Annotation
c-di-GMP-I riboswitch aptamer from a Bacilli bacterium, 91 nucleotides, folded computationally. The coordinates come from a structure-prediction model, not an experiment, and the mean pLDDT is 84. NCBI's taxonomy places the organism under Bacteria, Bacillati, Bacillota, Bacilli. Rfam family: c-di-GMP-I riboswitch aptamer. Rfam describes the family as follows. GEMM was predicted in a large-scale screen for bacterial structured RNA regulatory elements. Gene Ontology term of the family: cyclic-di-GMP binding.
RNA sequence: GUAUGAUAAAGGCAAAAUUUUGGAAACAGAAUGACGCAAAGCCAAGGGUCUAAGGUCCGAUUCAAUGGACUAUGAUCGCCAGGUUGCCAAA
Numbered sequence: 001g002u003a004u005g006a007u008a009a010a011g012g013c014a015a016a017a018u019u020u021u022g023g024a025a026a027c028a029g030a031a032u033g034a035c036g037c038a039a040a041g042c043c044a045a046g047g048g049u050c051u052a053a054g055g056u057c058c059g060a061u062u063c064a065a066u067g068g069a070c071u072a073u074g075a076u077c078g079c080c081a082g083g084u085u086g087c088c089a090a091a
Stems, first nucleotide, its partner, number of pairs: 004089002012037002017032006035078001041084003046080002048076003054071005
């Protein structure tokens, strides 16, 4: 250096749930809390999944409101692949 990952050591992150804030929602931030994680650090220009404010179409109505389908420019890296950076070191 590459690969690999201990019942090692030093540290790190924090699922669900609850409270609160933001948001149309998905979801996200903070606090409490630990299910787990060797990249559960970062990247959403690949695939998947979630949402549908706005938009398009349809229906209804004809004054408006309301309904349905599609749609990401929204979200998720703790779904998968990929990129990138990085702690430790027994076999």